Source information
The RNA shown here (c-di-GMP-I riboswitch aptamer) has 86 nucleotides and comes from Bacillus aerolatus.
RNA sequence: UCAGGAAAAAGGCAAACUUAUUGAAAAGUAAGUACGCAAAGCUACAGGUCUAAGGUGUGGUUUGCUAUGACGGCUGAGCUGCCCAU
Numbered sequence: 001u002c003a004g005g006a007a008a009a010a011g012g013c014a015a016a017c018u019u020a021u022u023g024a025a026a027a028g029u030a031a032g033u034a035c036g037c038a039a040a041g042c043u044a045c046a047g048g049u050c051u052a053a054g055g056u057g058u059g060g061u062u063u064g065c066u067a068u069g070a071c072g073g074c075u076g077a078g079c080u081g082c083c084c085a086u
Stems, first nucleotide, its partner, number of pairs: 003086001004084002012037002017032006035073001041079003045076003048071003054066004
């Protein structure tokens, strides 16, 4: 340096839920709290998933389609990183 792996050591992140807040919603942010995670660090490039304000159609007050919105803790990919029983 590369691969592999969390056995050890030092650590890290934070699901769901609650409160406050942003948003049309999905969802995000902050605090508490931990389901879990060897990249559960960063990035919307590709696929996938979620939402439908706006647009558009249908209906007769219902409802379909649609991302320019969101998800990195959905998968792949790119970049970066701690440790060493190997």

The coordinates come from a structure-prediction model, not an experiment, and the mean pLDDT is 85.